[in-house]
RNA sequence: GCGGGCGUAGCUCAGUUGGUAGAGCAUCAGCCUUCCAAGCUGAGGGUCACGGGUCCGAAUCCCGCCGCCCGCU
Numbered sequence: 001g002c003g004g005g006c007g008u009a010g011c012u013c014a015g016u017u018g019g020u021a022g023a024g025c026a027u028c029a030g031c032c033u034u035c036c037a038a039g040c041u042g043a044g045g046g047u048c049a050c051g052g053g054u055c056c057g058a059a060u061c062c063c064g065c066c067g068c069c070c071g072c073u
Stems, first nucleotide, its partner, number of pairs: 001072007010025004019056001027043005050064004
């Protein structure tokens, strides 16, 4: 330099027929318990790496760019 994959909640990840974002763990609150842990219930938490474009509408399609991983030269 070229090609491919990945980037979504604090962490690990799902969500690709374009229709307005979820799970588990973690955190917080309540219940339970003499207390803690475990268990049960609920809540909060997201400019979908970043910047543009297309579209009535974009995590999803297109372009650029940054980072990480793999391969080739």
Molecule: transfer RNA
Organism: uncultured Pseudomonadota bacterium